Model confidence (mean pLDDT): 86 of 100.
Predicted 3D model of a 105-nucleotide RNA (SAM riboswitch aptamer (S box leader)) from Tepidibacillus fermentans.
The sequence is in RNAcentral, with records from Rfam.
Rfam family: SAM riboswitch aptamer (S box leader). Rfam describes the family as follows. The SAM riboswitch is found upstream of a number of genes which code for proteins involved in methionine or cysteine biosynthesis in Gram-positive bacteria. Rfam links the family to the GO term regulation of gene expression.
RNA sequence: UUCUUAUCCAGAGAGGUGGAGGGACUGGCCCAAUGAAGCCCGGCAACCGGUUUUAUAAAAACGCGGUGCCAAUUCCUGCGGAGAAUCAUCUCCGAGAGAUAAGAA
Numbered sequence: 001u002u003c004u005u006a007u008c009c010a011g012a013g014a015g016g017u018g019g020a021g022g023g024a025c026u027g028g029c030c031c032a033a034u035g036a037a038g039c040c041c042g043g044c045a046a047c048c049g050g051u052u053u054u055a056u057a058a059a060a061a062c063g064c065g066g067u068g069c070c071a072a073u074u075c076c077u078g079c080g081g082a083g084a085a086u087c088a089u090c091u092c093c094g095a096g097a098g099a100u101a102a103g104a105a
Stems, first nucleotide, its partner, number of pairs: 001105008013041001015040003021031003025078001027076002042070003047066003050062005074097001079094006
């Protein structure tokens, strides 16, 4: 990097450092000197491993190890379909894209 499977409307600091950007991409709409990204600490969750318990198929608990995550539903949207409409737009379903984990090449 590619493929497969699972999940994506919950959760997470009024800390330190740092200094201008950030929310993948498109178009929007937002966040940001009342300090962005990054880094440290802190926290959340529980995918994989581990440990413990049970009726050992599996489930639950712990949160020790490996990741991940900590504005807004994956912020909304982009393709297809259905419905409603005050014809501006709105709602629903599916796909695609993306993210994360585990496995494979």